This is a predicted structure of a 345-nucleotide part of an RNA (small-subunit ribosomal RNA, central domain) from an uncultured bacterium.
The coordinates come from a structure-prediction model, not an experiment, and the mean pLDDT is 89.
The RNAcentral record of the full RNA draws on Greengenes.
It matches the Rfam family "Bacterial small subunit ribosomal RNA".

Context: one part of a larger RNA
């Protein structure tokens, strides 16, 4: 390069926005860049190929033809692609009226529990498989009332909802993003995808300043054990919380890229709309289970495809060495990202 692939065998980028690039609806018309055909010129000779000829044959030599699939000029065609102009509404979008929602940000408030402090009260409490360390006559545990603090929001709760993903849950208010439905009206291809780029991105970790009830890496002690740098117990610091700034990774998973079209059915859940208002039924959006054809190595997938197709991007190419070394870029650091080879089986 040509292929074959990417749910689980190697392989979908963590997710989005989006420039360049690639691809692009219906119709009329013009042009003729791509495209197709003709003509002319050129495409050195030799070689290759075909047919003759010459060395006794052959290699070799020689003649002719073909070929040189190309390039340029010119004429023609106009289906398709392209370009220009005009038109359209089925893609896309805007407006109007509603609807559901833990979507996001900020502020205020609430109750239960926990711990601490104060009151009552007296001898144990706590913990375990059993114990001990630990706490307690300097008054614990228990109990009731009051006070303070921080963090998280039981039930509702679900195969449930929302969000691009990460993720999102007490209540109320304010600000704000997206989605869906029903009718109309409008714009008129404005679209899809997207290398580089940009933004978002759990947990842990880092910086500065706060906060710290509970939990708890590290650490200390008690047990267990042959040992026990563990599992169990008693403590306990970072951290988990807040503000601002970094980090940029996860089994970031549906291990399944995004968009569009086509292809039997059945049963739920959720949220709209129409008819009927008691069932119900029709039609949209989302979601879960089963299943036909088809696919698949099998497991299984099956209108939310892993079926059948198209557009664009990312990625894979035997195992180890190795997601490592070196270099570059990024980072305060931790490290991240890009990413080999020798060697070996």
């Nucleotide at each position: 390069c040509u292929g074959g692939g990417c749910g689980u065998a190697a392989a979908g980028g963590g997710c989005a926005u989006g420039c360049a690039g690639g691809c692009g609806g219906u119709u009329a018309u013009a042009c003729a860049a791509g495209u197709a055909g003709g003509a002319u010129g050129u495409g050195a000779a030799a070689g290759c190929c075909u047919g003759g000829g010459g060395c006794u044959c052959a290699a070799c030599c020689u003649c002719a033809g073909a070929a040189c699939u190309g390039c340029a000029u010119u004429c023609u065609a106009a289906a398709c692609u392209g370009u220009g102009u005009g038109a359209c509404u089925a893609g896309a979008g805007u407006a109007u009226u509603g609807c559901a929602g833990g979507g996001g940000g900020a502020g205020a408030c609430g109750g239960a529990a926990u711990u601490u402090c104060a009151g009552u009260g007296u001898a144990g409490c706590g913990g375990u498989g059993g114990a001990a360390u630990g706490c307690g006559u300097a008054g614990a545990u228990a109990u009731c009332u009051g006070a303070a603090a921080g963090a998280a929001c039981a039930c509702c709760a679900a195969a449930g909802g929302c969000g691009a993903a990460g993720g999102c849950a007490g209540u109320c208010u304010c600000c704000u993003g997206g989605g869906c439905a029903a009718a109309u009206a409008c714009u008129g291809a404005c679209g899809c995808u997207c290398a580089u780029a940009u933004g978002c991105g759990a947990a842990a970790g880092c910086g500065u300043g706060g906060g710290u009830a509970g939990c708890a890496a590290a650490c200390a002690g008690g047990a267990u054990u042959a040992g026990a740098u563990a599992c169990c117990c008693u403590g306990g610091u970072a951290g988990c919380c807040c503000a601002c700034g970094c980090c940029g990774u996860a089994a970031a998973c549906g291990a399944u890229g995004u968009c569009a079209a086509u292809u039997a059915g059945g049963a739920g859940c959720u949220u709209g709309a129409g008819c009927a208002a008691u069932a119900g039924u029709u039609u949209g959006g989302g979601u879960u289970c089963c299943g036909a054809a088809g696919c698949a190595a099998a497991c299984g997938c099956a209108a939310u495809a892993a079926a059948u197709u198209g557009a664009c991007c990312g990625c894979c190419u035997g195992g180890g060495g190795a997601g490592u070394a070196c270099g570059g870029c990024c980072g305060c650091a931790a490290g991240g990202u890009u990413a080999a080879a020798a060697c070996u089986c």